[in-house]
RNA sequence: GUUAUAGCAAACUAGGGUUCCGACUACUUUCGAUAAAGGAAGAAGUGCUGGUCCGAGAGUUUCUGGCUUCGUUCAUAACGAAGCUCCACGGAGGGAUAAAAGCCCGGGAGAU
Repeated sequence: GUUAUAGCAAACUAGGGUUCCGACUACUUUCGAUAAAGGAAGAAGUGCUGGUCCGAGAGUUUCUGGCUUCGUUCAUAACGAAGCUCCACGGAGGGAUAAAAGCCCGGGAGAU
């Protein structure tokens, strides 16, 4: 000093919290013939093995792109088929969103 387009996109997962829905807890009001059981509404709290939501460079799959070879072909145009598309330890801190995170800064700092 060191990127191979270390390619683009989508779906999903590990993971993540709490906007919305649901659940649960206690409270207030109300219905319940004044009490109780129970019902309704309101506002608050709990992240709850729930739904929604966020979600991986170093997770999965798929599409597409790229490259190589082969076939058709005058042709390295075009189309089709197959293959390849490696490797990758990693903070602290900050940022977004309702909030958090393997999200983003970031294949960054640093380490080997």
The prediction has a mean pLDDT of 82.
This is a predicted structure of a 112-nucleotide RNA (Guanidine-I riboswitch aptamer) from Nitrosomonas sp.
Lineage of the source: Bacteria > Pseudomonadota > Betaproteobacteria > Nitrosomonadaceae > Nitrosomonas.
Rfam family: Guanidine-I riboswitch aptamer. Gene Ontology term of the family: regulation of gene expression.
The sequence was found by an Rfam model in a public genome assembly.
Of the family's consensus pairs, 100% are formed in the model.